[in-house]
Molecule: transfer RNA
Organism: Kiritimatiellia bacterium
RNA sequence: CGGGGCGUGGCUCAGCCUGGUAGAGCGCUUGGUUCGGGACCAAGAAGUCGCUGGUUCAAAUCCAGUCGCCCCGA
Numbered sequence: 001c002g003g004g005g006c007g008u009g010g011c012u013c014a015g016c017c018u019g020g021u022a023g024a025g026c027g028c029u030u031g032g033u034u035c036g037g038g039a040c041c042a043a044g045a046a047g048u049c050g051c052u053g054g055u056u057c058a059a060a061u062c063c064a065g066u067c068g069c070c071c072c073g074a
Stems, first nucleotide, its partner, number of pairs: 001073007010026004020057001028044005050066005
């Protein structure tokens, strides 16, 4: 320098191809249960989807640029 993969709640990831209310598990908070804890049950909080711009009625998703990490090639 060229090519490819990944980036989404605290963590691990799904959703992207085929645009239409942002989800799951674990964790956390509150309550129930228990002498207490764990387990279990119920409820809840937590994300401007790496960043910027574009297309569109509408973008995590499509397009362009860019940043970080990893891999391959030179």